RNAcentral holds the sequence, with entries from ENA and MGnify.
This is a predicted structure of a 73-nucleotide RNA (transfer RNA) from an Acidimicrobiia bacterium.
RNA sequence: CGACGAGUAGGUCAGUAGGCAGACCGCCUCCCUCACAUGGAGGAAGCCGGGGGUUCGAGUCCCUCCUCGUCGA
Numbered sequence: 001c002g003a004c005g006a007g008u009a010g011g012u013c014a015g016u017a018g019g020c021a022g023a024c025c026g027c028c029u030c031c032c033u034c035a036c037a038u039g040g041a042g043g044a045a046g047c048c049g050g051g052g053g054u055u056c057g058a059g060u061c062c063c064u065c066c067u068c069g070u071c072g073a
Stems, first nucleotide, its partner, number of pairs: 001072007010025004019056001027043005049065005
C1' cells in the first nucleotide's frame, strides 16, 4: 500500500428481500435460607464505532474516516 472480515447492553453474540432493537451470562430488587449458593419472580442498561448521503422510514443500502483481525505485496 492492496483485498477481505469484524465493530450492536458491562461481557459473548444474534438481528435480510429497509418497517417495534433481542438472547445468554453478568448486575439490581423481591421471594426462598440462620446465612450463602441453587432455584423462582421482576427490573435497569444500547439513539447499533464517528460523520455524511439515499428513503416516508436505515443496525440493515451508498460514500468517507477510525479501531481490531486475517491474507497479500
Overview: The same sequence occurs in records of 2 taxa. The prediction has a mean pLDDT of 82.